RNAcentral holds the sequence, with entries from Rfam. SAM riboswitch aptamer (S box leader) from Paeniglutamicibacter cryotolerans, 91 nucleotides, folded computationally. It matches the Rfam family "SAM riboswitch aptamer (S box leader)". Rfam describes the family as follows. The SAM riboswitch is found upstream of a number of genes which code for proteins involved in methionine or cysteine biosynthesis in Gram-positive bacteria. Model confidence (mean pLDDT): 77 of 100.
């Protein structure tokens, strides 16, 4: 980001700041929020897609270090859509 692959099961919270709305998107509904949600930052966790490491070897194991991610409830439910987010690879 036009297109391709995997996943969307579990699992993991505290503090500062801010200050009305959040929950990807429209229409209902349901949840969350001034007992401060959401979002921004710091730590720490969580997982294990890349990397590493172990294996002859993997669709198998690890979980110390860097790349992502992710830490209310559940991609919330029903309908619609060029659905849509992470990751790899790749232009």
């Nucleotide at each position: 980001c036009a297109a391709c692959c995997a996943u969307c099961c579990c699992g993991a919270g505290c503090g500062g700041c801010c200050g009305a709305g959040a929950g990807a998107u429209c229409u209902g509904g349901c949840u969350c929020u001034a007992c401060g949600a959401c979002g921004c930052c710091g730590c720490a966790g969580c997982a294990a897609c890349c990397a590493c490491c172990c294996u002859g070897a993997c669709c198998g194991g690890g979980g110390c270090c860097g790349g992502u991610g992710c830490u209310a409830c559940a991609g919330c439910c029903a309908g619609g859509a060029c659905c849509g987010a992470u990751g790899g690879a790749g232009a």